[in-house]
A computed fold for a 73-nucleotide RNA from Rhodotorula toruloides, annotated as transfer RNA.
It matches the Rfam family "tRNA". Rfam describes the family as follows. Transfer RNA (tRNA) molecules are approximately 80 nucleotides in length. It is annotated as a transfer RNA.
RNAcentral records the identical sequence in 2 taxa.
RNA sequence: CCCUCGAUAGCUCAGUUGGAAGAGCGUGGGACUGUAAAUCCCAAGGUCACCGGUUCGAUCCCGGUUCGAGGGA
Numbered sequence: 001c002c003c004u005c006g007a008u009a010g011c012u013c014a015g016u017u018g019g020a021a022g023a024g025c026g027u028g029g030g031a032c033u034g035u036a037a038a039u040c041c042c043a044a045g046g047u048c049a050c051c052g053g054u055u056c057g058a059u060c061c062c063g064g065u066u067c068g069a070g071g072g073a
Stems, first nucleotide, its partner, number of pairs: 001072007010025004019056001027043005049065005
């Protein structure tokens, strides 16, 4: 320098031939219990890495940038 893959909740990760985002764990509250654990219920928490473009509409498609992983010269 070139190529491929990845970046989504505090963490680990889903997601969809474009119609607008979820799970588990964790956190807070409640139920239960003599207390706690376990279990159950509820809730909060996201500029879908960043900047542009396409589109009525983008986490998803296109270009560029950053960071990480792998490969090639």